c-di-GMP-I riboswitch aptamer from an Egibacteraceae bacterium, 93 nucleotides, folded computationally. The model forms 95% of the base pairs in the Rfam consensus. It was read from a public genome assembly, where an Rfam model found it. Its Rfam family is "c-di-GMP-I riboswitch aptamer". Gene Ontology term of the family: cyclic-di-GMP binding.
RNA sequence: CCAUCGAAAGGGCACACCCGGUCGAAAGGCCGGGGUCGCAAAGCCCAGGGCCUGUCGCCCUCGUCAGAGGGCCAUGGCAGCCGGGCUGCCGAA
Repeated sequence: CCAUCGAAAGGGCACACCCGGUCGAAAGGCCGGGGUCGCAAAGCCCAGGGCCUGUCGCCCUCGUCAGAGGGCCAUGGCAGCCGGGCUGCCGAA
């Protein structure tokens, strides 16, 4: 110095939830503040697996109609579910 690994130290991020704003049909996203479950990549990129929603569309049932209920469905979403790629602070065993 590099790899593996993850003690210590200095730091970092910010789940749930709460407040304000905003986009979206929803899931969910973004901004500010609080909060601090956890994370050695919970930094960045990526929807392969998995999961969430169901706009649009299709089907079934009820109904005179209006409409109501149910099912399927991603092109929408989740990267702090798994996984792939890239970069990276520190340096004990």